[in-house]
RNA sequence: AGGGACUUAGGUUAGCAAGAAGACCAAGGGCCUUCAAAGCCCUCUGCGGGGGUGCAACUCCCUCAGACCCUA
Numbered sequence: 001a002g003g004g005a006c007u008u009a010g011g012u013u014a015g016c017a018a019g020a021a022g023a024c025c026a027a028g029g030g031c032c033u034u035c036a037a038a039g040c041c042c043u044c045u046g047c048g049g050g051g052g053u054g055c056a057a058c059u060c061c062c063u064c065a066g067a068c069c070c071u072a
Stems, first nucleotide, its partner, number of pairs: 001071004006066002010025004019055001027043005048064005
C1' cells in the first nucleotide's frame, strides 16, 4: 500500500430477509433462611462516531475511528 472479516448492556454474544433490541453471566433490591449459600421474583444498563437513502435503519450505502487476519 492492497484485500477480507469485525465493533450491540459492566463481560460473552444473538438478531442484520429494514417493520416492537433479546439471552446468559455480573450488579442492585425483594422473597426464603436463625445467618449464609443455593433457589425464585423484580430492576438497572446497550446497537463505535458522522452523513446519506427511505414512511421507517442495529440492519442498506458512504466516510471516519478502533482492534484482528492475509498479501506485498

RNAcentral holds the sequence, with entries from ENA. This is a predicted structure of a 72-nucleotide RNA (transfer RNA) from Halichoeres ornatissimus. The source organism's lineage runs through Eukaryota, Bilateria, Teleostomi, Neopterygii and Halichoeres. It is recorded under the gene name trnW. It matches the Rfam family "tRNA". It is annotated as a transfer RNA. Its mean pLDDT, the model's own confidence on a scale to 100, is 80.